Model confidence (mean pLDDT): 84 of 100. This is a predicted structure of a 92-nucleotide RNA (c-di-GMP-I riboswitch aptamer) from a Syntrophomonadaceae bacterium. Rfam family: c-di-GMP-I riboswitch aptamer. Rfam links the family to the GO term cyclic-di-GMP binding.

RNA sequence: GAACGUAAAUGGCAAACCUGUCGAAAGGCAGGGACGCAAAGCUAAAGGGUCUGAGGUUGGUUAUGAACAGCCGUGAUUGCCUGGCUGCCGAA
Numbered sequence: 001g002a003a004c005g006u007a008a009a010u011g012g013c014a015a016a017c018c019u020g021u022c023g024a025a026a027g028g029c030a031g032g033g034a035c036g037c038a039a040a041g042c043u044a045a046a047g048g049g050u051c052u053g054a055g056g057u058u059g060g061u062u063a064u065g066a067a068c069a070g071c072c073g074u075g076a077u078u079g080c081c082u083g084g085c086u087g088c089c090g091a092a
Stems, first nucleotide, its partner, number of pairs: 004090002012037002017032006035079001041085003046082003049077003055072005
């Protein structure tokens, strides 16, 4: 230095749930709270997956509108997986 981490130390993050708030939703943010995490740090303007459908589009219906059904991500998720970048500690 790399790999690795079921050891230790110092610190870190924070699922569900609750409250507030933003959003059409998925979900985000703040506070509380800890299930877990060695990258649960960053990257979604990296690939795949998943979630969502305001908007668009197609369809039948309808006087029209609304509503309903299918499809579409440019929305969301890095705590779904893979990749990229960076980083603390060092017992085996």